[in-house]
RNA sequence: AUCAAGGACAUGGGAGACAUUGGCGCAGGCGCCAAGGCCGAAGGAGCAACCGCCCCGGUAAACUCUCAGGCAAAAGGACCGGUCCGGCAG
Numbered sequence: 001a002u003c004a005a006g007g008a009c010a011u012g013g014g015a016g017a018c019a020u021u022g023g024c025g026c027a028g029g030c031g032c033c034a035a036g037g038c039c040g041a042a043g044g045a046g047c048a049a050c051c052g053c054c055c056c057g058g059u060a061a062a063c064u065c066u067c068a069g070g071c072a073a074a075a076g077g078a079c080c081g082g083u084c085c086g087g088c089a090g
Base pairs, nucleotide, nucleotide: 002090006085007084008083009082011081012080013079018036020035021034022033023032024031025030037071038070039069043067044065045064046063050058051057052056
């Protein structure tokens, strides 16, 4: 000097599923509660191969579950980039 992990950001892109029904509030939009119907890419949980001290335990996801979250827009959003910080090993 280069550079991994990790972190930050008024950063770019970013899917899916009832703008359902009933009630209440309200000037209206909208909000809240309930009802059933759905979605998976915040978060959370679960498991295989494999490994071990082999009773059992460890251990993964974009898979599965749907507790949570979401189902016009907005917000959020895994993941992939961008900028900055960082600086393991070599």